[in-house]
Predicted 3D model of a 161-nucleotide RNA (c-di-AMP riboswitch aptamer (ydaO/yuaA leader)) from a Solirubrobacterales bacterium. Its mean pLDDT, the model's own confidence on a scale to 100, is 79. Lineage of the source: Bacteria > Bacillati > Actinomycetota > Thermoleophilia > Solirubrobacterales.
RNA sequence: UCCGUCAUAUCGCCGAGCGAUCGUCCGUCAGCGGAUGGUCGGCGGGGGAACCAAUGCGGCGCCUUGCCGGGCGUCGCAGGGGCGAAUCCGAUGCCUCUGCAUCGGUAGCGCACGACGCGCGAGCCCGUCAGCUCACCUCGUAGGCACCCAGCCGUACCGUC
Numbered sequence: 001u002c003c004g005u006c007a008u009a010u011c012g013c014c015g016a017g018c019g020a021u022c023g024u025c026c027g028u029c030a031g032c033g034g035a036u037g038g039u040c041g042g043c044g045g046g047g048g049a050a051c052c053a054a055u056g057c058g059g060c061g062c063c064u065u066g067c068c069g070g071g072c073g074u075c076g077c078a079g080g081g082g083c084g085a086a087u088c089c090g091a092u093g094c095c096u097c098u099g100c101a102u103c104g105g106u107a108g109c110g111c112a113c114g115a116c117g118c119g120c121g122a123g124c125c126c127g128u129c130a131g132c133u134c135a136c137c138u139c140g141u142a143g144g145c146a147c148c149c150a151g152c153c154g155u156a157c158c159g160u161c
Base pairs, nucleotide, nucleotide: 012145013144014143018041019040020039021038022037023036024035025034026033027032042141043140044139045138046137047136052131055078056077057076058075059074060073061072062071063070064069079129080126081125082124083123088105089104090103091102092101093100094099108120109119110118111117
């Protein structure tokens, strides 16, 4: 000076995305570390009885009402769902419509909070199928940042010649 082990202290964020152990491979100071796959635990999600629940718009007919409104029947149109905070509305432009783009809001979400506050408000998936849901079955356990230290490269600016 470096590596390993134990103890203590200090120590950020979104997200379920953590811990232990075993196999294989790589590195190693042979103590360990990393990658990858399996198992177990923890955490998170989906499917799945009974009971309960079971859409919107429009037309027609009937009933009810002082009116508004409501109920029943019938016909037509619209597929539906999951993860996630990420839904919904408006304006403008483009476009034959569907739709696309931009902007402004918004349900909702995160950080910080002494104060002025600061951000997000996406994306992906299933494939005509799934409400709730005991037993039961099954899947995931990622990814992305901030701060600090060191090194390298580049740009801009300033000064001098």
It was read from a public genome assembly, where an Rfam model found it.